The prediction has a mean pLDDT of 78. This is a predicted complex of two RNAs, RNase P RNA and transfer RNA, with 501 nucleotides together. It holds a member of the Rfam family "Bacterial RNase P class A". Rfam classes the family as a ribozyme.
RNA sequence: CAGGGGGCUGAGGCAGCCGCGUGGCGUCUCGCUGCGAGGAAAGUCCGGGCUCCACGAAACAAGGGUGGCGGGUAACGCCCGCCGUGGGAACUCCUUUGGAGGCAACCACAGGGAAAGUGCCACAGAGAGUAUACCGCCGAUGGACCGAACAGGUCACAGGCAAGGGUGAAAGGGUGCGGCAAGAGCGCACCGGGGGCUUGGCAACAAGACCCGCAUGGCAAACCCCACCCGGAGCAAGGCCAAAUAGGGGUCUCGUGCCGGUCGAAAGACACGGUAGGGAGGUUUCGUCCCGAGAGACCCGGGUUGGCUGCUAGAGCCGUCUGGCAACAGGCGGACCAGAUGAAUGGCUGCUACCGCGUGGCCGGUCCUGUUUUCAGGAUACCGCAUGCGGAUACAGAACCCGGCUUAUGAUGCCCCCUGAUAC
RNA sequence: GCCCCCGUCGUCUAGAGGCCCAGGACGCCACCCUUUCAAGGUGGAAAUCGCGGGUUCGAAUCCCGCCGGGGGCACCA
Numbered sequence: 001c002a003g004g005g006g007g008c009u010g011a012g013g014c015a016g017c018c019g020c021g022u023g024g025c026g027u028c029u030c031g032c033u034g035c036g037a038g039g040a041a042a043g044u045c046c047g048g049g050c051u052c053c054a055c056g057a058a059a060c061a062a063g064g065g066u067g068g069c070g071g072g073u074a075a076c077g078c079c080c081g082c083c084g085u086g087g088g089a090a091c092u093c094c095u096u097u098g099g100a101g102g103c104a105a106c107c108a109c110a111g112g113g114a115a116a117g118u119g120c121c122a123c124a125g126a127g128a129g130u131a132u133a134c135c136g137c138c139g140a141u142g143g144a145c146c147g148a149a150c151a152g153g154u155c156a157c158a159g160g161c162a163a164g165g166g167u168g169a170a171a172g173g174g175u176g177c178g179g180c181a182a183g184a185g186c187g188c189a190c191c192g193g194g195g196g197c198u199u200g201g202c203a204a205c206a207a208g209a210c211c212c213g214c215a216u217g218g219c220a221a222a223c224c225c226c227a228c229c230c231g232g233a234g235c236a237a238g239g240c241c242a243a244a245u246a247g248g249g250g251u252c253u254c255g256u257g258c259c260g261g262u263c264g265a266a267a268g269a270c271a272c273g274g275u276a277g278g279g280a281g282g283u284u285u286c287g288u289c290c291c292g293a294g295a296g297a298c299c300c301g302g303g304u305u306g307g308c309u310g311c312u313a314g315a316g317c318c319g320u321c322u323g324g325c326a327a328c329a330g331g332c333g334g335a336c337c338a339g340a341u342g343a344a345u346g347g348c349u350g351c352u353a354c355c356g357c358g359u360g361g362c363c364g365g366u367c368c369u370g371u372u373u374u375c376a377g378g379a380u381a382c383c384g385c386a387u388g389c390g391g392a393u394a395c396a397g398a399a400c401c402c403g404g405c406u407u408a409u410g411a412u413g414c415c416c417c418c419u420g421a422u423a424c
Numbered sequence: 425g426c427c428c429c430c431g432u433c434g435u436c437u438a439g440a441g442g443c444c445c446a447g448g449a450c451g452c453c454a455c456c457c458u459u460u461c462a463a464g465g466u467g468g469a470a471a472u473c474g475c476g477g478g479u480u481c482g483a484a485u486c487c488c489g490c491c492g493g494g495g496g497c498a499c500c501a
Base pairs, nucleotide, nucleotide: 001420002419003418004417005416006415007414008413012352013351014350015349016348017347018346020036021035022034023033024032025031026030038395042406043405045404046403047402048401049400050234051233052232053231054288055287056286057285058284059283060282063230064229065228066227067226068082069081070080071079072078083111084109085108086107087106091101092100093099094098112225113224117223118222119219120218121217134165135164136161137160138159141158142157143155144154145153146152173191174190175189176188177187178186192214193212194211195210197208198207199206200205238309239308240307241306248300249299250298251297252296253295254294257275258274259273260272261270262269263268277291278290279289302500303499304498317334318333319332320331321330322329323328354391355390356389357388358387359386360385363384364383365382366379367378368377369376370375425497426496427495428494429493430492431491434450435449436448437447442481452468453467454466455465456464474490475489476488477487478486
C1' cells in the first nucleotide's frame, strides 16, 4: 500500500435568566442551599436479592429447563479460555466467463445418546430400512439348438453380478491396481471408519503403532433414554393507619373426640391443663412452632379510589496496585450518586465543540524562484489558523433493587488482528 | 408496574411436518336467467400464513428473537 476481519468511543460542555420535583436549614403565605434519567431506564427473555404462602430437613412423583471440556460468578440459558465440526481471502493446480485443492485472522454451532426401545422418511424410484434388481453386464457351470466333433458358435432358459445408467435429500465407504465368465473389500496400497492399547493433556480431545475388510443411513428444535438444575407467587409482594357500608347472603372442605382440674346435688358449664387430632399451595416422613374448637377456600352483592411504610448506600461507582492468557478476584484510597405517584428532571440567550461550503497570502507550515546559512519575492492543491454563512444533534425516558441477554440508536473519532506485495 | 393469551384472502375461519405455490363460508368481479332488480345458476380473482433467523430432504405447523393486538391483577366489610 491492497484485500479480508474484529472491537470500542460518543450520546456535547460552560455561564446567565425563568421554571419543575425532592431533601435540609432559616427570620417559614417566603427565602437560601444540596441533588435530580439511561446505555439501553425498552422487550420482560434468563438468573438472583427481598416479601408472603408457619419454619427447617429428607425422599418420591409430575412438570419445566439445561446439554463438548475446564474455569469465572451470589447465580444463570451469561462471560472467558480451550476442543471438535462446518464456513472462510490470499495462494497452488487444472480441461480457465469455470472447477478442484487449500487455509490465516475471523464467523456459526440447541455441540450428550440413533448397536435401549418406539415412531417418521411424502413424491419419484426396481429397491427407503430385516435394503434392492428396472435398464444393464455375464452366462464360467447346467440346459436347448447349429455342427462329424469332447473344436467352435448361437439362444439368454436355469442362474450369477451389483461395476455403469436411472430415481431421490439420502441407495450399506472413496481412489487406483490386481482379479474374474461378468463382477464385488474378493485380494492389495493409500485415504476414510470402527475397536481396544500406549503416550500427552485436569478434561473435552489429540498423536502413534496394532487389529478389524467395514458389520448397525438420517431425524431426538419426534416420543424417549442419560446426567445435572428448579417449590409457588410477585412491591398492584407485604405491613400500619384512616374513611365508608346492607358490617349482608350463598356454596364447599376439614373439624367440633377423650382424660384430668374447677364450679355444681345433678344435668351441665369453663378466656383452665393435657392428649388425640389439625395447620406446607403435589404426596409422604421427621423435628420445631402454632391451634386445639372453630378454621379455611370460592362466588354474589355493597363500600372506598386516601395517607404512611416497603423506598433506595449498593454482589454499586471512580482511581490505582497486585495475581491471572482471560472472564474475574483481592488490597488501598476517594466521593455520596433520582425517588416521582396522572407521575418532576424543562425552556430561552450567549460562548464553545461537530460537519459542509466560501473568504483571507499584511497568519504559520508547505511548495516555487532568486540570493547563498539567519534574507527577499511569489503560489495556495494539501495540513492548520482566523473569519462568514448554512446544516446536523439519534434511540428513547426511571417507578422495589441488582447481574446478564436481546432489540433500537444521528454525526464523529480511535484501536487491534491476519494474508499478500514493495522498500529500509 | 406485573401476569397471561392471540395473529391464515376484505371479514369469519379449516389446518397440527409432505397428499397445501394453503381449503370453506360470507362479501367482490364477470357471464347466464329476467322487461328490470332481487333471488338462483356458472366461472373467476383475492393470502409475503404478522416479520426475521434456525432445525429438517421438506415448516402455516417445531424452536428462538422481534412486531402488533387483546384480556386480567387494587384495598375494605